Fluoride riboswitch aptamer (crcB RNA motif) from a Sedimentisphaerales bacterium, 61 nucleotides, folded computationally. NCBI's taxonomy places the organism under Bacteria, Pseudomonadati, Planctomycetota, Phycisphaerae, Sedimentisphaerales. Model confidence (mean pLDDT): 75 of 100. It was read from a public genome assembly, where an Rfam model found it.
């Protein structure tokens, strides 16, 4: 220095927080879509589920 096994640890999954589950990564995982391109247009606070917060629409008091 390389390889294999075991153990431990950390990080990530298009805008916030928490819990559960899943997947991925070890300097990578990851960094939305449409359009030839764009300073144009569109969806969404989730990887999935639930709750809270923010935002949007409608209705009632």
């Nucleotide at each position: 220095a390389u390889u294999a096994a075991u153990g431990a640890c950390g990080g990530g999954g298009a805008u916030g927080g928490a819990g559960u589950u899943c997947c991925c990564c070890g300097a990578a995982a990851c960094c939305g879509c449409u359009u030839a391109a764009a300073c144009a247009g569109c969806u969404a606070a989730u990887a999935a589920c639930u709750c809270c917060u923010a935002c949007c629409a409608a209705a009632a008091a």